The prediction has a mean pLDDT of 76.
The RNA shown here (THF (Tetrahydrofolate) riboswitch aptamer) has 106 nucleotides and comes from a Bacillota bacterium.
It matches the Rfam family "THF (Tetrahydrofolate) riboswitch aptamer". About the family: Tetrahydrofolate (THF) riboswitch was first reported for Ames et al. as an RNA motif in 5' untranslated (5'-UTR)regions of folate transport and biosynthesis genes in Firmicutes genomes.
The organism belongs to Bacillota, within Bacteria.

This record gives sequence, structure tokens and C1' cells, in this order.
RNA sequence: GGCAGAGUAGGUGUUGUGCGUAAAGUGCUAAGGGAUGGGAAGUUGCCCUUAGACGAAGGGUGCCCAAUUGGCAGGCGACCUGCGACAUAACACCGCAUCCGCUGUC
Repeated sequence: GGCAGAGUAGGUGUUGUGCGUAAAGUGCUAAGGGAUGGGAAGUUGCCCUUAGACGAAGGGUGCCCAAUUGGCAGGCGACCUGCGACAUAACACCGCAUCCGCUGUC
């Protein structure tokens, strides 16, 4: 020097555990800030803060109310089953242009 390869932030999926379903969260817009392979540098990507606009899926059973019985309305860290661009952990897969470095090889 040539060729090949590994690793970030993070993303997707599965499973588990939670949170919400009395609406937080997620998503959207704007401004500001931050982190981001070992080094440099950086944003299409990520995170945080503030402000704004928008906005959702509950149902069944049981219990309380409650009394002789059966109901309405209302209520309940209960159970079952859903729902949420919800959170999180494990696992699988994907994953930084450019320069240098690292590993293998010639």
C1' cells in the first nucleotide's frame, strides 16, 4: 500500500415485567441545548428543556353502595380480556459518509 472484517448513538421484531385507559405517554410544529465506534469531524438519525397545535377503546365478571330480594346511577391498587405509534429488560437482526486507528490477510 491492496483486499476483507469488528465495534457507537440508535432502529425493528419476539417474549417478559410494568404504566396508562379518571389520558399520562407516544406522534406533530417551533426555539434552545446535549450525546453520538479508539481519535478527528459531523448529521439524514438520537436525547433533553420550553412553548404551541392536535388527541385515543373499552368490555365482561366480582365487590362496595346495600338493606329481605332483584335492579338503576355512582364507586373500587380485585379478576378476565382488549386497547396505547406507552415505558422497560433480555434475546435476535440491522446500524456512523470521510480521514486515521484496530483485527485478519497479501